Record summary: RNAcentral holds the sequence, with entries from ENA and MGnify. Transfer RNA from a Methanobacteriota archaeon, 76 nucleotides, folded computationally. The same sequence occurs in records of 3 taxa. The prediction has a mean pLDDT of 83.
[in-house]
RNA sequence: GCCGCGGUAGCUCAGCUGGGAGAGCGCCGGACUGAAGAUCCGGGUGUCGCCGGUUCAAAUCCGGCCCGCGGCACCA
Numbered sequence: 001g002c003c004g005c006g007g008u009a010g011c012u013c014a015g016c017u018g019g020g021a022g023a024g025c026g027c028c029g030g031a032c033u034g035a036a037g038a039u040c041c042g043g044g045u046g047u048c049g050c051c052g053g054u055u056c057a058a059a060u061c062c063g064g065c066c067c068g069c070g071g072c073a074c075c076a
């Protein structure tokens, strides 16, 4: 340098067939307890990597860029 896959909540990830942003765990508040754990109830906690384009509407489609992983090439 080229190709492929990936980047979504604090973490691990789903959603990519354009229209509701989600699950588990963690975290926070409450109940229970002498206290804590367990359990139960409640709370999503978010610039969907960044910028631009298409569209009535973009996490999702298109272009550029950044980052991670793998492969190929190069290595005077």
Stems, first nucleotide, its partner, number of pairs: 001072007010025004019056001026045001027043005049065005